RNA sequence: GGUGCCAUAGCCAAGUGGUAAGGCGUGGGUCUGCAAAACCCUGAUCACGAGUUCAAAUCUCGUUGGCACCU
Numbered sequence: 001g002g003u004g005c006c007a008u009a010g011c012c013a014a015g016u017g018g019u020a021a022g023g024c025g026u027g028g029g030u031c032u033g034c035a036a037a038a039c040c041c042u043g044a045u046c047a048c049g050a051g052u053u054c055a056a057a058u059c060u061c062g063u064u065g066g067c068a069c070c071u
Stems, first nucleotide, its partner, number of pairs: 001070007010024003018054001027041004047063005
């Protein structure tokens, strides 16, 4: 220098045009004499900037960061 893949909540992670699932953790509550356990509730403009579209996490282009391969 070239090619490909990845970027979604504090962590893991689904979602492939139509309200962004789930688990762990945090916080609050119920229960208990107090706790633990259990149960209920609680959060994301999807790395950034543009474009396409009635509508974009999703499609297109660019940028940034990471990984792999080629040279």
Model confidence (mean pLDDT): 81 of 100. Predicted 3D model of a 71-nucleotide RNA (transfer RNA) from a Lachnospiraceae bacterium. It matches the Rfam family "tRNA". The family's RNA type in Rfam is transfer RNA. NCBI's taxonomy places the organism under Bacteria, Bacillati, Bacillota, Clostridia, Lachnospiraceae. It was read from a public genome assembly.